RNA sequence: CGACGUCUUCAGGGCGGGGUGGAAGUCCCCACCGGCGGUAGGCACCGGCGACGGUGCGAGCCCGCGAGCGCCUGUGGUCACGCCGCAGGGUCAGCAGAUCCGGUCGAAUGCCGGAGCCGACGGUCACAGUCCGGAGGAGAGAAGACGCCA
Numbered sequence: 001c002g003a004c005g006u007c008u009u010c011a012g013g014g015c016g017g018g019g020u021g022g023a024a025g026u027c028c029c030c031a032c033c034g035g036c037g038g039u040a041g042g043c044a045c046c047g048g049c050g051a052c053g054g055u056g057c058g059a060g061c062c063c064g065c066g067a068g069c070g071c072c073u074g075u076g077g078u079c080a081c082g083c084c085g086c087a088g089g090g091u092c093a094g095c096a097g098a099u100c101c102g103g104u105c106g107a108a109u110g111c112c113g114g115a116g117c118c119g120a121c122g123g124u125c126a127c128a129g130u131c132c133g134g135a136g137g138a139g140a141g142a143a144g145a146c147g148c149c150a
Stems, first nucleotide, its partner, number of pairs: 002149001004147007016030004031130002033119002035065004042057006060117002068095002070092001071089007099115005121133003
């Protein structure tokens, strides 16, 4: 330094202004936000005379993952189907998502410039990425401790 095991801690942001209306943080105009791993030509700092080396950060829309709903399984209610409640699974990937143009370059959907686009479910006097709720939940994963193997 690496593989594996156990445990601990951590692990999501955002409606400000105006309009309409009896009523909107839900509609309209402007605004605001961007989980985790990968990819890396950017940026910062440190070391070196230098070539270069090290450390940190670096994509919402490129590849993959996560939570939610669906779905599936079990179970209770019901004569039964359906439906409803409760518990579980994470196989499936259905809802399930969104990027182009110009520039530079050997090379860019990642850099620079510009213009766009996307965002679970339930609730609500009115349609929600931003309010309330399931959530003091779950979790991609990150850091650390100990053990063990080579």
Predicted 3D model of a 150-nucleotide RNA (FMN riboswitch aptamer (RFN element)) from Rehaibacterium terrae. Lineage of the source: Bacteria > Gammaproteobacteria > Lysobacterales > Lysobacteraceae > Rehaibacterium. Of the family's consensus pairs, 100% are formed in the model. The RNAcentral record of the sequence draws on Rfam. The prediction has a mean pLDDT of 78. Its Rfam family is "FMN riboswitch aptamer (RFN element)". Its family is annotated with FMN binding in the Gene Ontology. A reference for the family is Vitreschak et al. (2002), "Regulation of riboflavin biosynthesis and transport genes in bacteria by transcriptional and translational attenuation", Nucleic Acids Res.